[in-house]
Context: one part of a larger RNA
RNA sequence: UUGGGCGUAAAGAGCUUGUAGGCGGUUUGUCGCGUCUGCUGUGAAAGCCCGGGGCUUAACCCUGGGUCUGCAGUGGGUACGGGCAGGCUAGAGUGUGGUAGGGGAGACUGGAAUUCCUGGUGUAGCGGUGGAAUGCGCAGAUAUCAGGAGGAACACCGAUGGCGAAGGCAGGUCUCUGGGCCACUACUGACGCUGAGAAGCGAAAGCGUGGGGAGCGAACAGGAUUAGAUACCCUGGUAGUCCACGCCGUAAACGUUGGGCGCUAGGUGUGGGUCCCAUUCCACGGGGUCCGUGCCGCAGCUAACGCAUUAAGCGCCCCGCCUGGGGAGUACGGCCGCAAGGCUAAAACUC
Numbered sequence: 001u002u003g004g005g006c007g008u009a010a011a012g013a014g015c016u017u018g019u020a021g022g023c024g025g026u027u028u029g030u031c032g033c034g035u036c037u038g039c040u041g042u043g044a045a046a047g048c049c050c051g052g053g054g055c056u057u058a059a060c061c062c063u064g065g066g067u068c069u070g071c072a073g074u075g076g077g078u079a080c081g082g083g084c085a086g087g088c089u090a091g092a093g094u095g096u097g098g099u100a101g102g103g104g105a106g107a108c109u110g111g112a113a114u115u116c117c118u119g120g121u122g123u124a125g126c127g128g129u130g131g132a133a134u135g136c137g138c139a140g141a142u143a144u145c146a147g148g149a150g151g152a153a154c155a156c157c158g159a160u161g162g163c164g165a166a167g168g169c170a171g172g173u174c175u176c177u178g179g180g181c182c183a184c185u186a187c188u189g190a191c192g193c194u195g196a197g198a199a200g201c202g203a204a205a206g207c208g209u210g211g212g213g214a215g216c217g218a219a220c221a222g223g224a225u226u227a228g229a230u231a232c233c234c235u236g237g238u239a240g241u242c243c244a245c246g247c248c249g250u251a252a253a254c255g256u257u258g259g260g261c262g263c264u265a266g267g268u269g270u271g272g273g274u275c276c277c278a279u280u281c282c283a284c285g286g287g288g289u290c291c292g293u294g295c296c297g298c299a300g301c302u303a304a305c306g307c308a309u310u311a312a313g314c315g316c317c318c319c320g321c322c323u324g325g326g327g328a329g330u331a332c333g334g335c336c337g338c339a340a341g342g343c344u345a346a347a348a349c350u351c
Stems, first nucleotide, its partner, number of pairs: 004322003007305002012319001014201004021194003025088007033081002035077008047067008091191001092188003095184005103177007110154001115149007125136002162169002206247006215241002220236004258318006266296012300307002324351003333344004
């Protein structure tokens, strides 16, 4: 490379937008580029295949035909792919009317709790553990009451629930703002799908500058445990955790399952719309339908486990990735970064 694969064996990029490219609904006309076909030219010789012949045979040689799968020119065909021109509405989008939501940003604000400070009551312990000790406390602690300060997180509701592309998102109110879903079917008329590069977003930790600092708490110190204990347990405690702005760009960034479209039994929960029936009203109830989210399960698939209309089933399109283990996601080089490091990515050797 051909091929075979990517939930768990090696393998889906963390996610999105989107450039080139690849692929692309229905219909009419036209061109005839791809495509099909006829003819002509060319496709050296040798070689190869078939027939005949010459050396006693063969190897070898001579001769005729074929092959030379191709290219060019020319005549014709036009279903399919393509170009051009026109139409359509089932894809896609817009509009109108509704609707749910911890989707995002900013500002303001609330109560519980922890800690600290001040004052009152009050007295000898408190705290902590398997048991202790370090620690705190007669300079009045712990407990309790009142007042004050400050930071961080939002109990119950809360869910097997919702929203978001992913990361992720939760007290309340206001302002700004993104997306979805449903109904109507008014408008545009293929405007679509994917997406190499690229760009943007991207938990935690970490970094820079400035703030903030209640609790928690790497490092660190002390007390225990132990043969030792650079740990697990305890008492403290710095960075950090929080805010603003700027970097970093990673993760078991996981559904370990790329995106899109179509098709293929059902059953049962639950969230959001809408329609019908029933109903005196509001609700409740029964049925249908669209979108989401779970569980069970048939066919089928799978090495098995399992998946099963939210596919890992049956197909098509596009991208990414894998190719024995270690060496190694390392070295070197390049690019990026303030650094930490990230991205790209081998080989010797060895089993």
Small-subunit ribosomal RNA, central domain from an uncultured bacterium, 351 nucleotides, folded computationally. The coordinates come from a structure-prediction model, not an experiment, and the mean pLDDT is 88. Its Rfam family is "Bacterial small subunit ribosomal RNA".